The RNA shown here (Bacterial small signal recognition particle RNA) has 87 nucleotides and comes from Ligilactobacillus ceti DSM 22408. Rfam family: Bacterial small signal recognition particle RNA. Rfam classes the family as a non-coding RNA gene. The sequence is in RNAcentral, with records from Rfam. The organism belongs to Ligilactobacillus ceti, within Bacteria.
RNA sequence: GUCUUGAGGCAAUGUUAUCCUUACGAACCGUGUCAGAUCCGGAAGGAAGCAGCACUAAGUUUGGUAUAGCAUGUGCCUUAAGUUAAU
Repeated sequence: GUCUUGAGGCAAUGUUAUCCUUACGAACCGUGUCAGAUCCGGAAGGAAGCAGCACUAAGUUUGGUAUAGCAUGUGCCUUAAGUUAAU
């Protein structure tokens, strides 16, 4: 010096979580607004409130870089052991 293996470090690849973000997302057990209809009232008015709509929760999903974790028949460096060639 070659090859094999172990250890440490950095990277790469894959993946998970956190953060930001896109979209979806509640018959009732979320919020708001509540057509129609209902109730109270002599009336003026008031009350509760289904459907619908809107906003979202749990959750699902898109993208993003950052951080942390996990994995390795990937790469490099350092080191140790073994093998082998030359001197």